[in-house]
RNA sequence: CUCUGAAAAAAGCAAACCCGGAGCAAUCCGGGGACGCAAAGCCAACAGAUCCCCCAAGGGAUGGCUGGGCCGCCGAC
Numbered sequence: 001c002u003c004u005g006a007a008a009a010a011a012g013c014a015a016a017c018c019c020g021g022a023g024c025a026a027u028c029c030g031g032g033g034a035c036g037c038a039a040a041g042c043c044a045a046c047a048g049a050u051c052c053c054c055c056a057a058g059g060g061a062u063g064g065c066u067g068g069g070c071c072g073c074c075g076a077c
Base pairs, nucleotide, nucleotide: 004075005074012037013036017032018031019030020029021028022027035064041070042069043068046067047066048065049062050061051060052059053058
């Protein structure tokens, strides 16, 4: 450095739900709360998928839906 993820160590994040707020909505933000997560860190101007608005065109959302890209802690085999 690469692979890799252990009955390891030190950390981290935060589902559902509740309260407050934003939004037509999906959903998002803050607080509480932990289902879980080896990237549950970032990217939706990489490709899909799903969801919302809409007659359509088109626009929006989800990275904790999948593939993928970038960065990162530790060191058993």

The RNA shown here (c-di-GMP-I riboswitch aptamer) has 77 nucleotides and comes from Pelotalea chapellei. Model confidence (mean pLDDT): 86 of 100.